[in-house]
RNA sequence: GCGGACGAAGCUCAGUGGUUAGAGCACUACGUCCUGGACGUAGGGGUCGAGAGUUCGAAUCUCUCCGUCCGCU
Numbered sequence: 001g002c003g004g005a006c007g008a009a010g011c012u013c014a015g016u017g018g019u020u021a022g023a024g025c026a027c028u029a030c031g032u033c034c035u036g037g038a039c040g041u042a043g044g045g046g047u048c049g050a051g052a053g054u055u056c057g058a059a060u061c062u063c064u065c066c067g068u069c070c071g072c073u
Base pairs, nucleotide, nucleotide: 001072002071003070004069005068006067007066010025011024012023013022018056027043028042029041030040031039032038033037049065050064051063052062053061
């Protein structure tokens, strides 16, 4: 330099155009049991990497850029 994949909650990920963006773990509070551990209930936390475009409507489709990884030269 060329090609490809990925980027979403603190971490790992689901979501492949349509009502309020979710799960597990983690965190906080409360309760119970034999403890700083386990279980149960409730709660907080995201403007979906940045910008633009298409569309009535974009996390989702298109383009550019940024970052990470892989392959080729």
The RNA shown here (transfer RNA) has 73 nucleotides and comes from a bacterium.
The sequence was found in a public genome assembly.
It matches the Rfam family "tRNA".
The coordinates come from a structure-prediction model, not an experiment, and the mean pLDDT is 81.